This is a predicted structure of a 106-nucleotide RNA (SAM riboswitch aptamer (S box leader)) from Bacillus aerolatus. Its Rfam family is "SAM riboswitch aptamer (S box leader)". The family has 457 seed sequences and 9,625 matches in Rfam 15.1.
RNA sequence: AUCUUAUCAAGAGAAGCUGAGGGACUGGCCCGGUGACGCUUCAGCAACCUCUGUCUAAAGACAGGAUGGUGCUAAUUCCAGCAAGAAACUUCUUGAAGGAUAAGAG
Numbered sequence: 001a002u003c004u005u006a007u008c009a010a011g012a013g014a015a016g017c018u019g020a021g022g023g024a025c026u027g028g029c030c031c032g033g034u035g036a037c038g039c040u041u042c043a044g045c046a047a048c049c050u051c052u053g054u055c056u057a058a059a060g061a062c063a064g065g066a067u068g069g070u071g072c073u074a075a076u077u078c079c080a081g082c083a084a085g086a087a088a089c090u091u092c093u094u095g096a097a098g099g100a101u102a103a104g105a106g
Base pairs, nucleotide, nucleotide: 002105003104004103005102006101007100008099013042014041015040016039017038021031022030023029025081026080027079028078043073044072045071048069049068050065051064052063053062054061055060077098082095083094084093085092086091
């Protein structure tokens, strides 16, 4: 690389450096020299792993914490892409697919 499982409607930004693209892909729609994206530092959010306690035969469930490993801090995964249904020519709902993250396998 790839596979499995879980989650994706909530939450959380400042400073310094740099300088033109960025939001995975395609279409739309947005963000961006009033400096985006990216990098560094500090801060924060969350609670997947982890830690503590209770229950349980076990698997696991619940409550709490935030030392440590990740992750995240514009817009629902920004919206749609495929299928089905509803309503009527453009919308809505649901489920997939794709993507992201974690843990495990390899």